[in-house]
Context: one part of a larger RNA
RNA sequence: CGUUCGAUACUUGAGGGGAGCUGGUCAUAGUACGAGAGGACUUGACUGGACGAACCUCUGGUGUACCGGUUGUCAUACCAAUGGCAUCGCCGGGUAGCUAUGUUCGGAAGGGAUAAGCGCUGAAAGCAUCUAAGCGCGAAGCCCACCCCAAGAUUAGGUAUCGUGUCCCGAAAGGGAGAAAGAGUCCUCGAAGACUACGAGGUCCAACGCAAGUUGGGCUCCAGUCUUUAAGGGCUGGAGUGAUAGGCCCUAGGUGGAAGUCCAGUAAUGGAUUAAGCCGAGGGGUACUAAUAACUCGAAGCGA
Numbered sequence: 001c002g003u004u005c006g007a008u009a010c011u012u013g014a015g016g017g018g019a020g021c022u023g024g025u026c027a028u029a030g031u032a033c034g035a036g037a038g039g040a041c042u043u044g045a046c047u048g049g050a051c052g053a054a055c056c057u058c059u060g061g062u063g064u065a066c067c068g069g070u071u072g073u074c075a076u077a078c079c080a081a082u083g084g085c086a087u088c089g090c091c092g093g094g095u096a097g098c099u100a101u102g103u104u105c106g107g108a109a110g111g112g113a114u115a116a117g118c119g120c121u122g123a124a125a126g127c128a129u130c131u132a133a134g135c136g137c138g139a140a141g142c143c144c145a146c147c148c149c150a151a152g153a154u155u156a157g158g159u160a161u162c163g164u165g166u167c168c169c170g171a172a173a174g175g176g177a178g179a180a181a182g183a184g185u186c187c188u189c190g191a192a193g194a195c196u197a198c199g200a201g202g203u204c205c206a207a208c209g210c211a212a213g214u215u216g217g218g219c220u221c222c223a224g225u226c227u228u229u230a231a232g233g234g235c236u237g238g239a240g241u242g243a244u245a246g247g248c249c250c251u252a253g254g255u256g257g258a259a260g261u262c263c264a265g266u267a268a269u270g271g272a273u274u275a276a277g278c279c280g281a282g283g284g285g286u287a288c289u290a291a292u293a294a295c296u297c298g299a300a301g302c303g304a
Base pairs, nucleotide, nucleotide: 001152005163006162007161008160009159010158011157015149016148017147018146021049022048023047024046025045026044027043033038051106052105053104054103055102059100060099061098062097066093067092068091069090070089071086072085073084074083075082076081110144111143112142117137118136119135120134166177167176168175169174182297183296184295185294186202187201188200189199190198204217205216206215207214208213218241219240220239221238222237223236224235225234226233227232244290245289246288247286248285249284250283251282253279254278255277260273261272262271263270264269
């Protein structure tokens, strides 16, 4: 841009892609078969390999803004306590996330038409013949079925719902403005992401007030009450109108027992206060801070 008014949501599936693998064990059964040795078809059950997808409960890895230990040196005047640099200085652990070697799942079953092949009926050709007419069975293969994409499928599909025809110029054609549903710019963010895109959200409305806020209305919830009916409506009263990110509080979880003080010891050090202190991403809560301010686009057509 198109899809012939503009939108929001949910879809159909033309078409395309993916997958498609296979071993072993047990039962049937030491049966059929075979003199014996040996040893099935079939049907069912169980368990693996490789491959693939998803996920992070477990097992691990990583985890350079988490915790601790420790060496050298410099700094904070010194002690103590900290900080910088040395590959994250080195080392021991480790949340979220991301991951495999971890976990779960998948190939199936079934239907249709067939290949080689096996047949039925059956002539040409009084017989025979699966074939010439006709009919049946038959494969990991083909078409469905399973999973994914998909109406630019220009044959542009379908369903539901939402939103109108205002004003100005003009004789008309037409032009302009405003503007609905809705959408976007913008802002706070994200298990989404190169950017885009995608997803979540952006403080209800009006009046008054410098502000804090007050009043009224809308909406949601709760309670009561009325209503011949209920997935409803009326009235009264009460509560609340935004948890997107940061901060703060609580917590899961990590580290592993802070500093200071006291005690024991000549001291190194140990013990108590103390499951302490600290803590990135997890969970819950809380409007303290920031989602401000503002703007733009967006229907009236063709035909009858």

This is a predicted structure of a 304-nucleotide part of an RNA (large-subunit ribosomal RNA, domain VI) from a Minisyncoccia bacterium. The RNAcentral record of the full RNA draws on ENA. Taxonomically the source falls in Minisyncoccia (Bacteria, Bacillati, Minisyncoccota).